[in-house]
RNA sequence: CUGACGAACGGGCACACUUGCCGCGAGGCAAGGCCGCAAAACCACGGAUCUCCUGUCCCGGGAGAACGCCGGGUUACCGAA
Numbered sequence: 001c002u003g004a005c006g007a008a009c010g011g012g013c014a015c016a017c018u019u020g021c022c023g024c025g026a027g028g029c030a031a032g033g034c035c036g037c038a039a040a041a042c043c044a045c046g047g048a049u050c051u052c053c054u055g056u057c058c059c060g061g062g063a064g065a066a067c068g069c070c071g072g073g074u075u076a077c078c079g080a081a
Stems, first nucleotide, its partner, number of pairs: 005079002012037002017032006035068001041074003045071003049065007
């Protein structure tokens, strides 16, 4: 230095919920909040899930949502065993 790993240190993010705004909707943004998280940072590539439209109606097609469901990809702080 790199990989693996996750004790400690310094910290970080922010589930649900509430309020406001945007959206047909899933949901998003901001503030509050704090269940949890060693990638709970980023990516919609695959599977699953959800929404809208459609049709021969849980089945196919199209357009979306969501990375804090799983897998995968990219990047990263600290440094004990």
Notes
The RNA shown here (c-di-GMP-I riboswitch aptamer) has 81 nucleotides and comes from a Gammaproteobacteria bacterium. Of the family's consensus pairs, 95% are formed in the model. Lineage of the source: Bacteria > Pseudomonadati > Pseudomonadota > Gammaproteobacteria.